RNA sequence: AAGCGUGCUCUGGGGGCGGUGAAACUCCGCACCGGCGGUCACAGUCCGCGACCCGACCACUGCCAGUGGUCGGUUGACCAGGUGGAACUCCUGGACCGACGGUCACAGUCCGGAUGAGAAGUGCACGCAG
Numbered sequence: 001a002a003g004c005g006u007g008c009u010c011u012g013g014g015g016g017c018g019g020u021g022a023a024a025c026u027c028c029g030c031a032c033c034g035g036c037g038g039u040c041a042c043a044g045u046c047c048g049c050g051a052c053c054c055g056a057c058c059a060c061u062g063c064c065a066g067u068g069g070u071c072g073g074u075u076g077a078c079c080a081g082g083u084g085g086a087a088c089u090c091c092u093g094g095a096c097c098g099a100c101g102g103u104c105a106c107a108g109u110c111c112g113g114a115u116g117a118g119a120a121g122u123g124c125a126c127g128c129a130g
Base pairs, nucleotide, nucleotide: 003128004127005126006125007124008123010121016030017029018028019027031109032108033098034097035049036048037047038046044096045095053073054072055071056070057069058068059067060066078094079093080092081091082090100112101111102110
């Protein structure tokens, strides 16, 4: 140095124009956006992680509800051609996807839970081991 552990830290972007309408940043047409780690070479669509959502158990508490904790589950979408030793990641072309609740009308883009929570991971510090 690599490795392991602990603490702290950081950690998401985007509705502009027109149409219809009583009403739409929600519909229609044209737009706009793309978290973290990995991967022989750069990824929203490959492999994995997380928020959201669901369940079981435990605590607050005798019950309902609620909150917190632990464990488990669920969780979207890509093709063709080209370059190359190597690309489902680059280039060209054409596609596709996006939690829950709210709303005078259906939301990836507005408002809200959320100035929240949080894992993988980043950075810093300390320790262990050698």
Notes
Predicted 3D model of a 130-nucleotide RNA (FMN riboswitch aptamer (RFN element)) from Nocardioides terrigena. It was read from a public genome assembly, where an Rfam model found it. The organism belongs to Nocardioides, within Bacteria.